[in-house]
Molecule: c-di-AMP riboswitch aptamer (ydaO/yuaA leader)
Organism: soil metagenome
RNA sequence: CGCCGAGUCCGCGGUAACGCGGAGCGGGGGAACCAAGGGUGGUCAGUCCAGGCCACUGGGGCGAACUUCCUCGAAUAAGAGGAGGCGCGCAAGCUCUUUCAGCGCGAGCCCGACAGCUAACCCCGCAGGCGUACGAAAGAGAA
Numbered sequence: 001c002g003c004c005g006a007g008u009c010c011g012c013g014g015u016a017a018c019g020c021g022g023a024g025c026g027g028g029g030g031a032a033c034c035a036a037g038g039g040u041g042g043u044c045a046g047u048c049c050a051g052g053c054c055a056c057u058g059g060g061g062c063g064a065a066c067u068u069c070c071u072c073g074a075a076u077a078a079g080a081g082g083a084g085g086c087g088c089g090c091a092a093g094c095u096c097u098u099u100c101a102g103c104g105c106g107a108g109c110c111c112g113a114c115a116g117c118u119a120a121c122c123c124c125g126c127a128g129g130c131g132u133a134c135g136a137a138a139g140a141g142a143a
Base pairs, nucleotide, nucleotide: 001131002130003129004128008023009022010021011020012019013018024126025125026124027123028122029121034116038057039056040055041054042053043052044051058114059111060110061109062108066085067084068083069082070081071080072079086106087105088104089103090102094141095140096139097138098137099136100135
């Protein structure tokens, strides 16, 4: 100096760690109305649609981090690998958007039986981790 990310700036106190406050950015909870009232298996009924009963299965948040198929795996599992779809990120005059090509990622953590949306209102975070580039084209804006 630059990158991922909301994770920055200012003031006061403090040797510092950090604490308090403000601005800014980000996240969660929370009415009415609306939405929803699931999934799998069995069974009953049945022309079809729709439905009844029984058993099993928790649900949710941050984040791009989801999904289908194939192979391996003792097997339906865990796990590993591969191919597709889809999502995310990157590149030096600045910022934003789009396309093509290239490269990389698709993890992890949290709540604790509980939360759809949600005005007022309430609460919380401002970390952590990295080292890229001398690819092309179009549009808009700022200085």